[in-house]
């Protein structure tokens, strides 16, 4: 000098267990605070979390039991850009400096 490896994590998918379906959650967004970001250092206008707001906004059906006949409970099949855990696949340090492996 050239080439390469490795993290957190992300995406879609499968399995299991839940939650909601009386609408929370998911997604979008403003402000504030905080955190993390290959082995080391720095670190954003990027990422994530929490709090307070804003706009938008959804799929139920069947059976059984109870009932004060208003409903309630259970089960099954659905539905939700639903939560968590696990499997396999793909992608992957914002960026800068140093380091590591091979030549």
């Nucleotide at each position: 000098g050239c080439a390469g490896a490795g993290u957190a994590g992300a995406a879609a998918u499968c399995u299991g267990u839940g939650c909601g379906u009386c609408a929370a959650g998911u997604g979008c967004u403003g402000c504030a605070u905080g955190a993390a970001c290959g082995g080391g250092g720095a670190g954003u206008u990027g990422u994530c979390a929490u709090g307070c707001g804003g706009a938008c906004g959804a799929a139920a059906a069947g059976c059984u039991g109870c009932u004060u006949c208003g409903g309630c409970a259970g089960c099954u099949u659905g539905c939700g850009g639903u939560a968590c855990a696990g499997g396999a696949u793909u992608c992957g340090c914002a960026u800068c400096c140093c380091g590591c492996u091979g030549c």

The RNA shown here (THF (Tetrahydrofolate) riboswitch aptamer) has 103 nucleotides and comes from uncultured Kineothrix sp. Its mean pLDDT, the model's own confidence on a scale to 100, is 77.